[in-house]
């Protein structure tokens, strides 16, 4: 690289460096010479995995859950993963029929919401 499982509407900037693209991909819509994106160097958020404290459950441990805290191993620190991308249910608009109930089928390259996939990122395991 592929695999499984959890998350993915919260949160977190400065300083040195360098010099033209960057935000996975298409398309939109953003960032960028008032220096973006990377590197570095400090801070910081966050609690997935260690590890520590409380508490439920247990006779009692152990596992598991719930709470804290933040020492380590990771991650993150413009925009909901920036939105959209694939199928669905619905409300809207339009267009066609019934057909007179201010109603109904049936389409829709239209638009909004919401679900779910897919693809992606990040953690843990497994090999």
């Nucleotide at each position: 690289a592929a695999c499984u499982c959890a998350u993915c509407g919260a949160g977190a900037c400065c300083g040195g460096c360098u010099g033209a693209g960057g935000g996975a991909u298409a398309g939109g819509c953003c960032c960028g010479a008032a220096g973006a994106c990377g590197c570095c160097g400090g801070g910081g958020c966050a609690a997935c995995c260690u590890c520590c404290a409380g508490g439920a459950c247990u006779a009692a441990c152990c596992a598991u859950c719930c709470u804290g805290a933040a020492a380590g191993g990771u991650g993150c620190c413009a925009a909901c993963u920036c939105c959209u991308g694939c199928g669905g249910u619905g409300a809207u608009g339009c267009g066609u029929c019934c057909g007179a109930c201010u109603g109904g089928a049936c389409g829709u390259a239209a638009c909004c919401a919401c679900c779910g996939a897919g693809a992606g990122a990040u953690g843990a395991g497994a090999g």
Notes:
The RNA shown here (SAM riboswitch aptamer (S box leader)) has 127 nucleotides and comes from a Gammaproteobacteria bacterium. The coordinates come from a structure-prediction model, not an experiment, and the mean pLDDT is 83. Taxonomically the source falls in Gammaproteobacteria (Bacteria, Pseudomonadati, Pseudomonadota). The model forms 91% of the base pairs in the Rfam consensus.